Predicted 3D model of a 74-nucleotide RNA (transfer RNA) from a Microcaldota archaeon. Lineage of the source: Archaea > Nanobdellati > Microcaldota. The prediction has a mean pLDDT of 83. Rfam family: tRNA. About the family: Transfer RNA (tRNA) molecules are approximately 80 nucleotides in length. The sequence is in RNAcentral, with records from ENA.

[in-house]
RNA sequence: GGGAAGGUAGUUUAGCUCGGGAGAACGUACGGCUGAAGACCGUAAUAUCGGGGGUUCAAAUCCCCUCCUUCCCA
Numbered sequence: 001g002g003g004a005a006g007g008u009a010g011u012u013u014a015g016c017u018c019g020g021g022a023g024a025a026c027g028u029a030c031g032g033c034u035g036a037a038g039a040c041c042g043u044a045a046u047a048u049c050g051g052g053g054g055u056u057c058a059a060a061u062c063c064c065c066u067c068c069u070u071c072c073c074a
Stems, first nucleotide, its partner, number of pairs: 001073007010026004020057001028044005050066005
């Protein structure tokens, strides 16, 4: 230098093909249970989707630019 995959909550991630309500598990906080803790049960909070721009009534999703990580080729 060329190519591929990936970036969404504190963590691991689904959703992208085919545009329309951002979801799950773990963790956290509070409550229940317990002598207490763990386990278990209930409730709640937490991501404007790596960044910017464009298209559209509407973008995590489509298009362009760009940053970062991993791998392959040279």